Annotation
Transfer RNA from an uncultured Patescibacteria group bacterium, 73 nucleotides, folded computationally. The coordinates come from a structure-prediction model, not an experiment, and the mean pLDDT is 81. Rfam family: tRNA. By type it is a transfer RNA. Its family is annotated with triplet codon-amino acid adaptor activity in the Gene Ontology.

RNA sequence: GGCCCCGUGGUGUAGUGGUUAACAUGUCUCCCUGUCACGGAGAAGAUCACCGGUUCGAUCCCGGUCGGGGUCG
Repeated sequence: GGCCCCGUGGUGUAGUGGUUAACAUGUCUCCCUGUCACGGAGAAGAUCACCGGUUCGAUCCCGGUCGGGGUCG
């Protein structure tokens, strides 16, 4: 340098055109307990990497950029 895959809450993932972006784990508050842990209830936390395009509508489709991984030379 060519080709392929990936980028979504703190972390790990799902969602692949349709309006509250879901789950697990973690964090915080309350309950429970003599205390911690476990358990129960609730809350906060994501401009869906960035820029542009298509569309009535984009996390999703197209182009480019950046970052990571794989592969070939």